The RNA shown here (c-di-GMP-I-GGC riboswitch aptamer) has 86 nucleotides and comes from Rubrobacter sp. Its mean pLDDT, the model's own confidence on a scale to 100, is 87.
[in-house]
RNA sequence: CACGACAAAGGCAAACCCGCCGCGAGGCGGGGACGCAAAGCCUACGGGCCUCUCGCCAGAAGGGAGAGGCGGCCGGGUCGCCGAAA
Numbered sequence: 001c002a003c004g005a006c007a008a009a010g011g012c013a014a015a016c017c018c019g020c021c022g023c024g025a026g027g028c029g030g031g032g033a034c035g036c037a038a039a040g041c042c043u044a045c046g047g048g049c050c051u052c053u054c055g056c057c058a059g060a061a062g063g064g065a066g067a068g069g070c071g072g073c074c075g076g077g078u079c080g081c082c083g084a085a086a
Base pairs, nucleotide, nucleotide: 003083004082011036012035016031017030018029019028020027021026034072040078041077042076045075046074047073048070049069050068051067052066053065054064056063057062
C1' cells in the first nucleotide's frame, strides 16, 4: 500500500414508537437495534431509486419537463482506530 478474524477496545444506528418540521419523498431530536470496517466527513457531478407539479406527449401502460428528497443503493473526494490469516 492493500486486506478484514466467531480478535480486543471503542463507535454508528435500520424498522418501529413519540415530539416537531415538510403537500410529499423525507428531515431534526428522544427512545430503540436491523445491520455497518469507514453506516467518519464532503459531494446530488455520473448512474440509480423516490416525491410533488405541469391544458407537455400519449390517452392503456407509460414517457417528457420543472422543482425537490435519498450519501444506510453505487461511483467520486478526503481523513482515520485495531491487527489474526493470506